[in-house]
RNA sequence: GGGGCUGUAGCUCAGCUGGGAGAGUGCCUGACUGGCAGUCAGGAGGUCACGGGUUCGAUCCCCGUCAGCUCCA
Numbered sequence: 001g002g003g004g005c006u007g008u009a010g011c012u013c014a015g016c017u018g019g020g021a022g023a024g025u026g027c028c029u030g031a032c033u034g035g036c037a038g039u040c041a042g043g044a045g046g047u048c049a050c051g052g053g054u055u056c057g058a059u060c061c062c063c064g065u066c067a068g069c070u071c072c073a
Stems, first nucleotide, its partner, number of pairs: 001072007010025004019056001027043006049065005
């Protein structure tokens, strides 16, 4: 330098005809228990890596950039 894959909640990830942003875990609050732990209920938490484009509408499609992994040179 070129090819491929990946980037979504603190962490691990799902979201597979373009229309609701989610799960587990963690965190906070409450109940149960003498307390820890645990169980149950509720809650907070997101620039969907970034910038443009297409579209009535984009995590999803197109272009560029950045970062990580990997292959080739």
A computed fold for a 73-nucleotide RNA from Candidatus Omnitrophica bacterium UBA6210, annotated as transfer RNA. It was read from a public genome assembly. It matches the Rfam family "tRNA". Rfam links the family to the GO term triplet codon-amino acid adaptor activity. By type it is a transfer RNA.